RNA sequence: UCAUCGACAUCGGGAGAACCAGCGCUGCUGGUGCCGAAGGAGCAACCGCCCCGGAAACUCUCAGGCCCAAGGACCGAUGCCGUUAC
Numbered sequence: 001u002c003a004u005c006g007a008c009a010u011c012g013g014g015a016g017a018a019c020c021a022g023c024g025c026u027g028c029u030g031g032u033g034c035c036g037a038a039g040g041a042g043c044a045a046c047c048g049c050c051c052c053g054g055a056a057a058c059u060c061u062c063a064g065g066c067c068c069a070a071g072g073a074c075c076g077a078u079g080c081c082g083u084u085a086c
Base pairs, nucleotide, nucleotide: 005082006081008079009078010077011076012075013074018032019031020030021029022028023027033066034065035064039062040060041059042058046054047053048052
């Protein structure tokens, strides 16, 4: 100086899935069903410093969700801190 990598913040994009009934009615409750991309859990390819550990967008739906809103894994951009290559 700063590619790359990681964390944080901001901005933008961001999916899926129902109906019925009742009531105090733009919401709440109940029944059954459905969704997976907060979180959580499980198996495991694979990886490592190989005793052991880390592990998914797969699987399960405890949680969450099924008008909108909010949230939202993940992706991009910017800023900032640190690590590291040069």

Predicted 3D model of an 86-nucleotide RNA (Glycine riboswitch aptamer) from Planktotalea arctica. The source organism's lineage runs through Bacteria, Pseudomonadati, Pseudomonadota, Rhodobacterales and Planktotalea. It matches the Rfam family "Glycine riboswitch aptamer". About the family: This family represents the bacterial glycine riboswitch. It was read from a public genome assembly, where an Rfam model found it.